This is a predicted structure of a 75-nucleotide RNA (transfer RNA) from an Actinomycetota bacterium. The organism belongs to Actinomycetota, within Bacteria. Its Rfam family is "tRNA". The prediction has a mean pLDDT of 82. The sequence is in RNAcentral, with records from ENA.

[in-house]
RNA sequence: GGGCGAUUGGCUCAGCCUGGUUAGAGCGCACGGUUCACAUCCGUGAGGUCACUGGUUCAAAUCCAGUAUCGCCCA
Numbered sequence: 001g002g003g004c005g006a007u008u009g010g011c012u013c014a015g016c017c018u019g020g021u022u023a024g025a026g027c028g029c030a031c032g033g034u035u036c037a038c039a040u041c042c043g044u045g046a047g048g049u050c051a052c053u054g055g056u057u058c059a060a061a062u063c064c065a066g067u068a069u070c071g072c073c074c075a
Base pairs, nucleotide, nucleotide: 001074002073003072004071005070006069007068010027011026012025013024020058029045030044031043032042033041051067052066053065054064055063
C1' cells in the first nucleotide's frame, strides 16, 4: 500500500440483508418486596447523540461516500 470483518447502555451481544410504532435482551447498577440478616427469587426504575462526518429519502442503527479505531489476510 491492497482486501475482508468488527464498532449499538458499565460489560457481552441481537436488530442492519428486506428503511417505517417510543431501539431491545442477558449480566451488572439503584430502589422496593421476601428474610432476624445475607444470598436466592420476584417487582419497579435509571442508564443509548446506534464510532464520527456528510449525502439519499417524507422517514436512516439499517442505504451510499469518506474518516477513525481494532482484528485477520496479502504484498